[in-house]
Context: one part of a larger RNA
RNA sequence: UGUGCUUGUUUCAACGACUAAGCCAUGCAUGUCUAAGUAUAAGCACUUGUACUGUGAAACUGCGAAUGGCUCAUUAUAUCAGUUAUAAUUUAUUUGAUGGUACAUUACUACUUGGAUAACCGUGGUAAUUCUAGAGCUAAUACAUGCGACGAGCCCCGCAAGGGGCGCAUUUAUUAGAUUCAAGCCAGCGCCGCAAGGCCGUGGUGAUUCAUAAUAACUGAGCAGAUCGUAUGGCCUUGCGCCGACGACGUGUCAUUCAAAUUUCUGCCCUAUCAACUUUCGACGGUGGUGUAGAGGACCACCGUGGUUGCUACGGGUAACGGGGGAUCAGGGUUCGAUUCCGGAGAGCGAGCCUGAGAAACGGCUAGCACAUCCAAGGAAGGCAGCAGGCGCGCAAAUUACCCAAUCCCGACACGGGGAGGUAGGGACAAAAAAUAACGAUGCAGGAACGCUAUGCGUCUUUGCAAUUGGAAUGAGAACAAUCCAAACCACUUAACGAGUAUCCAUUGGAGGGCAAGUCUGGUGCCAGCAGCCGCGGUAAUUCCAGCUCCAAUAGCACACAUU
Numbered sequence: 001u002g003u004g005c006u007u008g009u010u011u012c013a014a015c016g017a018c019u020a021a022g023c024c025a026u027g028c029a030u031g032u033c034u035a036a037g038u039a040u041a042a043g044c045a046c047u048u049g050u051a052c053u054g055u056g057a058a059a060c061u062g063c064g065a066a067u068g069g070c071u072c073a074u075u076a077u078a079u080c081a082g083u084u085a086u087a088a089u090u091u092a093u094u095u096g097a098u099g100g101u102a103c104a105u106u107a108c109u110a111c112u113u114g115g116a117u118a119a120c121c122g123u124g125g126u127a128a129u130u131c132u133a134g135a136g137c138u139a140a141u142a143c144a145u146g147c148g149a150c151g152a153g154c155c156c157c158g159c160a161a162g163g164g165g166c167g168c169a170u171u172u173a174u175u176a177g178a179u180u181c182a183a184g185c186c187a188g189c190g191c192c193g194c195a196a197g198g199c200c201g202u203g204g205u206g207a208u209u210c211a212u213a214a215u216a217a218c219u220g221a222g223c224a225g226a227u228c229g230u231a232u233g234g235c236c237u238u239g240c241g242c243c244g245a246c247g248a249c250g251u252g253u254c255a256u257u258c259a260a261a262u263u264u265c266u267g268c269c270c271u272a273u274c275a276a277c278u279u280u281c282g283a284c285g286g287u288g289g290u291g292u293a294g295a296g297g298a299c300c301a302c303c304g305u306g307g308u309u310g311c312u313a314c315g316g317g318u319a320a321c322g323g324g325g326g327a328u329c330a331g332g333g334u335u336c337g338a339u340u341c342c343g344g345a346g347a348g349c350g351a352g353c354c355u356g357a358g359a360a361a362c363g364g365c366u367a368g369c370a371c372a373u374c375c376a377a378g379g380a381a382g383g384c385a386g387c388a389g390g391c392g393c394g395c396a397a398a399u400u401a402c403c404c405a406a407u408c409c410c411g412a413c414a415c416g417g418g419g420a421g422g423u424a425g426g427g428a429c430a431a432a433a434a435a436u437a438a439c440g441a442u443g444c445a446g447g448a449a450c451g452c453u454a455u456g457c458g459u460c461u462u463u464g465c466a467a468u469u470g471g472a473a474u475g476a477g478a479a480c481a482a483u484c485c486a487a488a489c490c491a492c493u494u495a496a497c498g499a500g501u502a503u504c505c506a507u508u509g510g511a512g513g514g515c516a517a518g519u520c521u522g523g524u525g526c527c528a529g530c531a532g533c534c535g536c537g538g539u540a541a542u543u544c545c546a547g548c549u550c551c552a553a554u555a556g557c558a559c560a561c562a563u564u
Stems, first nucleotide, its partner, number of pairs: 001560005009433003015426001016393001022391003026388003031063002037060002043055002061412001070346003080267003085262002089260002095255005109226001113144002120136001123133003153166005167223002169219001171217006190199003203210001225249001227248004233243003236239001269317003276308003283305008321343003325336004348369002351366003371382001373380002399424001401423003407420001408418003439470003442466006449459004475504001477497001479494001481493001507553005512534002518548001520547004529536002
């Protein structure tokens, strides 16, 4: 693990892994809105709501859908585990910093620019789909366009006047990014000081072409807020004046966080009826490119001829996902690990790709193959190794149930969603606790001690037996109620009920030995059968089939298989 017989209570609870990663009808499993992106619903609700009030279907926009859940087919230096590295990289979100530099122009929107499109309305097509066409409107934090704002300094050209350039980011080149030694002296510029005089720079690492700074250029439309809510205030120069709070959302850069991707060292089962393997189609290395987020024969061009192997390479097998772990165990081992945690891989099989911070995604798309559904035959749609459920396969495995109340996750979010998850149902997979009686009296039968008239009697105490009796106790069951719960159920509480053959009846295997327990009875007669093994059975069977009695474990026991 499966099977057989049996089964009262309570708790706990695995469960279509093994065989077919075989096939699937139907339903559901991923959606989401706040004061704060977009409302003229010819929606609703009231009424101060006459630009907009409140609520709000739909739709646009944003985010999520790369998590979760399932399975173990592949996979043997691969995965994985411990341990390194990224100075070889990307990172939506979170959190913390930070961003006044935009004009080239003749007449100019900066109190705010432009054009569309959905929902909607109407006209339609098809047998059919989460198919869509044409016409008519209208929004933005969608898609675009595009100003302004301090003051100084530096560099270049030039005699000067003057002119040009200078935000961050991108790309390329160059420079700085120091240092083994004090005071003093000389020269010099700058700063402080009335003067005397004083001062005169350079971060980090084990390590960098690091951080950082500068110069010359470079640039597909990179960034530098035309957004939303709540309060509305202050200042006089009363001007459609100036200044202004707390948030929301968005945005470039640097860090942080959540990660990811590669990576160092060591470690893996059986096999030699696998001894050599790899290399023009990259095998090993070099140089330069391409490509990538980035290192790299990852790929390309040109060179070199290497690299692994008896310390077992290469090949084959595995009824092989790896580990944490489990079982058994004095020590040492042996064996299992599909399965709740971590990592990997996969979604019928291969391949390719879009979107995106993140996928080579499958409850996304495209094609091929294999299956397979609807059709009006023209076409169209599909992927349960998610949860239920069905077929098939088999020794072998549950309900097409209820709920988001808990734990958490996602979303624009205190509000929605979640077959993640929880709750019931099935469930002798395992596991834990422990009912099926307890106490007397009487009678009978013993044992120990003592007394006596001693083969016996009595006292006392103790043990057992009895369809003789006695009241006490209690739950199984059932049930008002409350509690529990999202709602129930169960359990815990608890009235009234509920035990004498207490029929409210314990079973499963065995009784020759191993091995606890019958030289009882009936049947059978080397037959039927039992028996793990030795053996039993041929007319007195301790072993078969039964009855009685007994033994063992006990709500369980037995059998088969695997393993120690």